RNA sequence: CAGAGUAGGCACACUGCGUUAAGUGCUGAAAGAUGGGAAGUUGCUUUCAGACGAAAAGGGUAAUCCUUGCGGUGGUGUUCCGCGUCCGCUG
Numbered sequence: 001c002a003g004a005g006u007a008g009g010c011a012c013a014c015u016g017c018g019u020u021a022a023g024u025g026c027u028g029a030a031a032g033a034u035g036g037g038a039a040g041u042u043g044c045u046u047u048c049a050g051a052c053g054a055a056a057a058g059g060g061u062a063a064u065c066c067u068u069g070c071g072g073u074g075g076u077g078u079u080c081c082g083c084g085u086c087c088g089c090u091g
Stems, first nucleotide, its partner, number of pairs: 001091003008081002011078006017071003026050007036087003040083001056068004
């Protein structure tokens, strides 16, 4: 001098959940984790309270069934993006 590496984020694929409304998102409070190490704001997660809010349809004798959708929906995989300080690692 250069590089690697986090929590997470977008997209795609697969597989679920809900559609009798949870989930997601928003606000407030508290707590927790967060490159290999230390502390740490931002982001992230969890809990509580509050406000807001939705796309269903078809098939079938029927069902805890099947199909197609919808949800700013869960999980996994892949590509890409990806810590400000100090120390450490690689060249």